[in-house]
Source information: The RNA shown here (SAM riboswitch aptamer (S box leader)) has 92 nucleotides and comes from a sheep gut metagenome. It matches the Rfam family "SAM riboswitch aptamer (S box leader)". Its family is annotated with regulation of gene expression in the Gene Ontology. The model forms 94% of the base pairs in the Rfam consensus. The RNAcentral record of the sequence draws on MGnify. Its mean pLDDT, the model's own confidence on a scale to 100, is 85.
RNA sequence: CUUAUCAAGAGUGACGGAGGGACGGGCCCUGUGAAGUCCGGCAACCUGCAUUUGCAAGGUGCUAAUUCCCGCAGCAUUAGCUGAAAGAUGAG
Numbered sequence: 001c002u003u004a005u006c007a008a009g010a011g012u013g014a015c016g017g018a019g020g021g022a023c024g025g026g027c028c029c030u031g032u033g034a035a036g037u038c039c040g041g042c043a044a045c046c047u048g049c050a051u052u053u054g055c056a057a058g059g060u061g062c063u064a065a066u067u068c069c070c071g072c073a074g075c076a077u078u079a080g081c082u083g084a085a086a087g088a089u090g091a092g
Stems, first nucleotide, its partner, number of pairs: 001092006011039001013038003019029003023071004040063003045059003048055002067086001072083004
């Protein structure tokens, strides 16, 4: 850079010790224990096996809140809807 997906799913665990939710604004989570590591789990993008739809062994990924919401455009103009942008992940 190209392309697909992003409304589902997943922990009363161990270590660890104060931060985290990309960015800005908001709103949240957190000593009833954040990040991180390990274990467990979810899922099925790639590989593999079986074969047209399954399995979950390998490579990733994920495991609060729709990608937490808004951030740009259009329609309604109170609330909402649609699309884009940005971001994340896989494959190339």